[in-house]
Context: one part of a larger RNA
Molecule: small-subunit ribosomal RNA, 3' major domain
Organism: uncultured bacterium
RNA sequence: UGACGGGAGCCCGCACAAGCGGAGGAACAUGUGGUUUAAUUCGAUGAUACGCGAGGAACCUUACCUGGGUUUAAAUGGGAAAUGUCGUAUUUGGAAACAGAUAUUCUCUUCGGAGUGUUUUUCAAGGUGCUGCAUGGUUGUCGUCAGCUCGUGCCGUGAGGUGUCGGGUUAAGUCCCAUAACGAGCGCAACCCUUACCGUUAGUUGCUAGCAUGUAAUGAUGAGCACUCUAACGGGACUGCCACCGUAAGGUGAGAGGAAGGCGGGGAGGACGUCAAAUCAGCACGGCCCUUACACCCAGGGCUACACACGUGUUACAAUGGCCGGUACAGAGGGCCGCUACCAGGUGACUGGAUGCCAAUCUCAAAAGCCGGUCGUAGUUCGGAUUGGAGUCUGUAACCCGACUCCAUGAAGUUGGAUUCGCUAGUAAUCGCGCAUCAGCCAUGGCGCGGUGAAUAAAAUCCCGGGCCUUGCACA
Repeated sequence: UGACGGGAGCCCGCACAAGCGGAGGAACAUGUGGUUUAAUUCGAUGAUACGCGAGGAACCUUACCUGGGUUUAAAUGGGAAAUGUCGUAUUUGGAAACAGAUAUUCUCUUCGGAGUGUUUUUCAAGGUGCUGCAUGGUUGUCGUCAGCUCGUGCCGUGAGGUGUCGGGUUAAGUCCCAUAACGAGCGCAACCCUUACCGUUAGUUGCUAGCAUGUAAUGAUGAGCACUCUAACGGGACUGCCACCGUAAGGUGAGAGGAAGGCGGGGAGGACGUCAAAUCAGCACGGCCCUUACACCCAGGGCUACACACGUGUUACAAUGGCCGGUACAGAGGGCCGCUACCAGGUGACUGGAUGCCAAUCUCAAAAGCCGGUCGUAGUUCGGAUUGGAGUCUGUAACCCGACUCCAUGAAGUUGGAUUCGCUAGUAAUCGCGCAUCAGCCAUGGCGCGGUGAAUAAAAUCCCGGGCCUUGCACA
């Protein structure tokens, strides 16, 4: 100087408390361990691994296994030699890859040659082989915590200290006062995006108040740009004003005004560093290793196994509900190998036609809700696992191993031990919708979007984590 203490003081955080909803019990989905296997490819392992890499494992992917095969599958150029074998077409064996057979025998030419392809040889390639403890780059975490440092000066023999401490204050090393320190940098904050209010400009594909036309009905049409909206530029919030407290910074107010009030809400943004943290399998790269194989091609299998254990989820156990009929309202996105109105067929998944849209134009396209009916506390009209049958779609191909539909079947489950997780407001809870990947899909995952919409706390005793100061120290 740090680290540590079941030392002291001060402070903060869904850390506790107060509440709401879950996990732990059930079934299933998914990941992991274990076991099994010819192989169940590899990595990730307290917090910071386990719906993680994977934002799509039937083939491919694919790295693994079994079997069959090749010696260059792909990139690049140089030297030397040969020459049209290459390629194309037909064909034999074969699961394919591959091996073989037959036919054809390049282009231009000033006839000197030039171009192009193939083969051989050489240099060279190839490796998801090892090392993340040789590395770059990127990332997690402490932590969006308020810290981490420097120059000069001063103090100390020196390591170092001071500044950065103290008194207040803040979300903040934020600011004020004080001060052998005076300044500065990286962080904090602000500048950026978005959302909440208003104005200006603009008016189609958006909108429709008034006027007109028309319809069973509809901005459908003329017209208009008021309103909504769209998207560009501005305004707006600063403790600015008031009251009280305070030297000041600032604090308090259910104060005014205002759409918004004291960082308005959300995002992006992550200091010096820590964990020899993660990644050589995204990529790059040093070293080591393989080179008729640890390289490459193909077929089939496996990554989907299953006494079991754990994590993360979905669906439930019902009446604040299930089922049936009627009826209403979003946002943000996607669409040409696409989204499809509408019509017809089918109980349905879907199919056959047909039309619009490269989209503020056409289209995918809401559910909880509301109204009416029914069920009456039952393992049920709850719950839907599992299984049998029949189908639809994608795809060369759904046996291993796809999703969906219909009929039948109708398991566990009656609110879950110890323990444990999330959340402070448009939040939790609940309801549906979209997108990426993608032929299809094992999506209940991930990332977004809106609809409905609570309870409780404003306290500092304790648990956990963190910050500052101080003290002890057998640690460095």